Bacterial RNase P class A from a Cyclobacteriaceae bacterium, 384 nucleotides, folded computationally. Model confidence (mean pLDDT): 75 of 100.
RNA sequence: AAAGCAAACCGGCUUAUCGCUCUUAUUCAGUUAAGGGAGGAAAGUCCGGGCAACAUAGGGCACCGUACUUCCUAACGGGAAGGCCCCGACUUGUCGGGGACAGAUAGCGCCACAGAAAAUAAACUACUCGCCCCGACUUGUCGGGAUGAGAAAAGGUGAAAAGGCGGGGUAAGAGCCCACCGUGCUGACGGUGACGUCAGCAGCAUGGCAAGCCUUACGGGUUGAAAGGUCAAAUAGGCCACAUUUUGAAAGACAUAGCGGCUCGUUAUGUGCGCAAGCAAGUGUGGUUGGGUAGACUGCUCGACUCCUGCUGUGAAGCAGGAGCUAGAUAAAUGAUAAGCGCCCGCAAGGGGACAGAACCCGGCUUACAGGUUUGCUUUUAUU
Repeated sequence: AAAGCAAACCGGCUUAUCGCUCUUAUUCAGUUAAGGGAGGAAAGUCCGGGCAACAUAGGGCACCGUACUUCCUAACGGGAAGGCCCCGACUUGUCGGGGACAGAUAGCGCCACAGAAAAUAAACUACUCGCCCCGACUUGUCGGGAUGAGAAAAGGUGAAAAGGCGGGGUAAGAGCCCACCGUGCUGACGGUGACGUCAGCAGCAUGGCAAGCCUUACGGGUUGAAAGGUCAAAUAGGCCACAUUUUGAAAGACAUAGCGGCUCGUUAUGUGCGCAAGCAAGUGUGGUUGGGUAGACUGCUCGACUCCUGCUGUGAAGCAGGAGCUAGAUAAAUGAUAAGCGCCCGCAAGGGGACAGAACCCGGCUUACAGGUUUGCUUUUAUU
């Protein structure tokens, strides 16, 4: 210097014209003016909390979740600092990376293939001993075969073979015995703790998987802004008052009854209770009530808020002081056009400019991201 990985930060700027939305002021009037108007992830909706409605004596079971320690926090499965284990590098005790990291002596279950045997161990080869048979000769030894035992030390299989390695011991062997290492237990010391160091004891009595069931400890009501609250047309229904009563807006027609000079004229009556009164029923008008649909308002953005300084703490973070106000739309505004600057590619003309769009709010996690800056690590090349 280049490339790669990880982390943190930035993620275009200015002007003009035309629009959209909100706030404030203003106007007869969306009329005019001023000001505000997407992100680091607004995303996935994975985890936690606020807020709200409903539910809820107390306790237990079931179900779901979390799982080394201490701390931070409103809370968390998030974060900080540490412990232990694994991997890599070298300067060998440091650096970098990773870890669902409680319990396998509560119980059940599982351990493919290979292998003799895979969890109350097991005898294939090789090893040792006894007895039998065969052969040889140096006549009590050797070799071979069969059989009964011993033995987990050697070979071989496997992810894993019942602590490792060395010595003693033995017929051959074996924690059978011993030293060291490992493991378990106990104690002392250090640490808030996970844990570490040291000493002693125990021959080691029995592998792995809990990301199979399970056990232990801790935690968990349900729903979700279309939550919830307020106002409230129209229409149905209830109640009250008034008017009205064959039909029709009217002229007229119709029905019933009576009379006359009788194919016509005239008179009377016109919902029911015989009439009047009153009551009931129907119709109409007006008022009132009503539920909460359409719609409007609210929830709604000042909040575990942002920035700066100081102090405390290894740190996450906490405390104190000062300053600031930073979208609030609802089918969803935050845009379009033009010019210039800046960045990248290109000799130039010219081209490119990522991921992505708030929907009640907040803290995290995860994922996406053109280009740029900084820091750390690794690799390569060049120079000294």